Predicted 3D model of RNase P RNA and transfer RNA as a complex of 409 nucleotides. Its mean pLDDT, the model's own confidence on a scale to 100, is 77. Rfam match: Bacterial RNase P class A.
RNA sequence: ACAGCUCAUUAGGCGAUCGCUGGCGCCUUCAAAAGCGCGAGAGGAAAGUCCGGGCAGCAUAGGACAUGGCAGUCGUUAACGACGACCAGGGGCGACCCUAGGGAAAGUGCCACAGAAACAAUACCGCCUUUCAAAGGGCAAGGGUGAAAUGAGUGAGGUAAGAGCUCACAGCGGCGUAUGGCGACAUACGAAGGAGGUAAACCCUGCCAGCUGCAAGGAGAUCCGCAUCAAAGGAUGGUCCGUCCGCGGGUCGAUAACCGCUCGAUCUUAUCAGCAAUGAUGAGACUAGAUAGAUGAUCGUCCACGACAGAACCCGGCUUACCGAUGGGCUGUUAUA
RNA sequence: GGGCUCGUAGCUCAGUGGAAGAGCGGCGGACUCAUAAUCUGCUGGUCCCAGGUUCGAUCCCUGGCGAGCCCA
Numbered sequence: 001a002c003a004g005c006u007c008a009u010u011a012g013g014c015g016a017u018c019g020c021u022g023g024c025g026c027c028u029u030c031a032a033a034a035g036c037g038c039g040a041g042a043g044g045a046a047a048g049u050c051c052g053g054g055c056a057g058c059a060u061a062g063g064a065c066a067u068g069g070c071a072g073u074c075g076u077u078a079a080c081g082a083c084g085a086c087c088a089g090g091g092g093c094g095a096c097c098c099u100a101g102g103g104a105a106a107g108u109g110c111c112a113c114a115g116a117a118a119c120a121a122u123a124c125c126g127c128c129u130u131u132c133a134a135a136g137g138g139c140a141a142g143g144g145u146g147a148a149a150u151g152a153g154u155g156a157g158g159u160a161a162g163a164g165c166u167c168a169c170a171g172c173g174g175c176g177u178a179u180g181g182c183g184a185c186a187u188a189c190g191a192a193g194g195a196g197g198u199a200a201a202c203c204c205u206g207c208c209a210g211c212u213g214c215a216a217g218g219a220g221a222u223c224c225g226c227a228u229c230a231a232a233g234g235a236u237g238g239u240c241c242g243u244c245c246g247c248g249g250g251u252c253g254a255u256a257a258c259c260g261c262u263c264g265a266u267c268u269u270a271u272c273a274g275c276a277a278u279g280a281u282g283a284g285a286c287u288a289g290a291u292a293g294a295u296g297a298u299c300g301u302c303c304a305c306g307a308c309a310g311a312a313c314c315c316g317g318c319u320u321a322c323c324g325a326u327g328g329g330c331u332g333u334u335a336u337a
Numbered sequence: 338g339g340g341c342u343c344g345u346a347g348c349u350c351a352g353u354g355g356a357a358g359a360g361c362g363g364c365g366g367a368c369u370c371a372u373a374a375u376c377u378g379c380u381g382g383u384c385c386c387a388g389g390u391u392c393g394a395u396c397c398c399u400g401g402c403g404a405g406c407c408c409a
Stems, first nucleotide, its partner, number of pairs: 001333010012302007020041002023038004043308001047319002050317005055213004062241004067209005072086005087101001088099004102204002107202002109198003124143002126139005153169005172194001175190006217259002220252007233245003266285008303306001338408007347361004355392001362380006385401005
């Protein structure tokens, strides 16, 4: 220099004028409104609503079944299907990247077409043999079919022909022992000689999950009648149990209102612990809160000419959308020193 | 704000692992003097998109896109 890998940051800037949302102060007022002043006002995804939690109601969510989810190991976390490190497998020359990665000798199902045969049953061509032939017997090395054909290469022995049938060497999977590791697992040795795929098919094993969502909820008050044990009914959600609760009618209130609502697993920074995810401690900060729903418009100026996109209870992840710009670390090739 | 369902031919819908179908429609033919009806032949597919599982995907799984419905 070219070609790449990976981790982050940023998301037009400045100034003026006029508005909008809510806060505080001043003024006015019985109280407000209006007015004046001060400072605040969208995102990395606010999105999809795909997971997880907080919070709220129903038992402080209890037992069983059903149903759903997750799946290498160890850790992180409030929790998770998230994240980190490692293991195994795969891809790349490499930096690095990807994996729904438990169980197929517990059982059941499926494996179209082709093929002799698709999982305990078998032989189409072929080889050998009885034999004139037809027909029968032996074999499974070679051919053929298929996505897949019974773990298996080379050489020798063996045979009527053959074959892990036997032996030597090399290699695969499972088993046992030893060593290392918290562990997944790795390495070495030993004996046996091995029955296909599919669990993102049913299923089995282990673990997790009560239901409903801020349109949750705070939240109704009072009068009359019936009942007061039990039963029935309801809260209660897929079922059963358990737990809790009397039922019906009238009147009033308001709901175009208030609270929940933003101080929180919060943010910034420093130190320490840890490979890391993350945690601990100290200091500092307060940073939208609407309810038809604010965050905009115009002008000037500069540049690299501005992408995706707009909070509605909150938070941690994941996924998806996105014009560009910048920085850190690293790899390969070539050249020069 | 929250929850649920669907996407297959021009339209309405079947098909839920093994070469994608029906009715209506469209085009042609027959019948008729002609049209309709009827009979008959043909036509027509990014199975919404992308990725994965499997030998094989409309179907199973994951993500996205679009449409519809419900809750005060």